Background:
The RNA shown here (transfer RNA) has 71 nucleotides and comes from a sheep gut metagenome. The coordinates come from a structure-prediction model, not an experiment, and the mean pLDDT is 81. The RNAcentral record of the sequence draws on MGnify.
[in-house]
């Protein structure tokens, strides 16, 4: 300096233009003498900014991080 890959909840990963999901994990009830499993509920997430669309996690630019490969 150049290619390219990945970026979604606290962790792991789904979603190929139309309400952003699970599971684990945390909080609150239940259940129990008490614990732990079990059950019922709930907070919480698209790495930033622009663009195209009626509508963008998704399509396209730039940029941030992290790897990767060449020089």
């Nucleotide at each position: 300096g150049c290619a390219g890959a990945u970026g979604u909840a606290g962790u792991u990963u789904a979603a190929u233009g139309g309400u952003a999901a699970a599971a684990c994990g945390u909080c609150c009830g239940c259940u129990u003498c008490c614990c732990a499993a079990g059950c019922c509920g709930a907070a919480g997430u698209c790495g930033g900014g622009g663009g195209u669309u009626c509508g963008a996690u998704u399509c396209c630019c730039c940029u941030c991080a992290u790897c990767u490969g060449c020089u």
It matches the Rfam family "tRNA". The family's RNA type in Rfam is transfer RNA.